[in-house]
Molecule: c-di-GMP-I riboswitch aptamer
Organism: Syntrophomonadaceae bacterium
């Protein structure tokens, strides 16, 4: 540096759900709480799926749904 891992060290992250907060919503954001995560770190390209809506146009959101990028700790080739 580039594969390949999570077995072993050091950590990290936080689903459901409950509470409080915004929000028309769909979410978000804090706290508790842990299903699980080798990128469950960051962005959001293409898709897909949610709300405003029953539908277009449009306007929001989701990425812990897949897909792409951009960085990264340990071990092992």
């Nucleotide at each position: 540096g580039a594969c390949u891992g999570a077995a072993a060290a050091a950590g990290g992250c936080a689903a459901a759900c409950c509470c409080a907060c915004c929000g028309u919503a769909a979410c978000g954001u804090g706290g508790g709480g842990g299903c699980g995560c080798a990128a469950a770190g960051c962005c959001g390209u293409g898709g897909g799926c949610c709300c405003g809506u029953a539908a277009a146009c449009c306007g929001g959101g989701c990425u812990g749904c897949c897909u792409g990028g951009c960085u990264g700790c340990c071990a092992g080739u």